[in-house]
Predicted 3D model of a 74-nucleotide RNA (transfer RNA) from an Anaerolineae bacterium.
């Protein structure tokens, strides 16, 4: 050089045939709950869905083209 496969919250991860608001776990803050922590329960915070760009009434979903990763093959 060539195939592939991943890139979504601080960290692991989901997101259906392209359709109403983009989620869970953990972990952060703050409340209950305990003398107190620990666990348990409850609220909140926090993403332009790696980067551009295209289709489309609508794109995390499709198409490209680049980047990072990771595995083959040469």
């Nucleotide at each position: 050089g060539g195939g592939c496969g991943u890139u979504u919250a601080g960290c692991u991860c989901a997101g259906u045939u392209g359709g109403u608001u983009a989620g869970a776990g953990c972990a952060c803050a703050c409340c209950c709950c305990u003398u107190a922590c620990a666990a348990g329960g409850g609220u909140g915070g926090g993403g332009u869905c790696g980067c551009g760009g295209g289709u489309u009434c609508g794109a995390g979903u499709c198409c490209c083209c680049c980047a990072a990763c990771g595995c083959c093959c040469a």
The organism belongs to Anaerolineae, within Bacteria. It matches the Rfam family "tRNA". Its family is annotated with triplet codon-amino acid adaptor activity in the Gene Ontology. The family's RNA type in Rfam is transfer RNA. Its mean pLDDT, the model's own confidence on a scale to 100, is 80.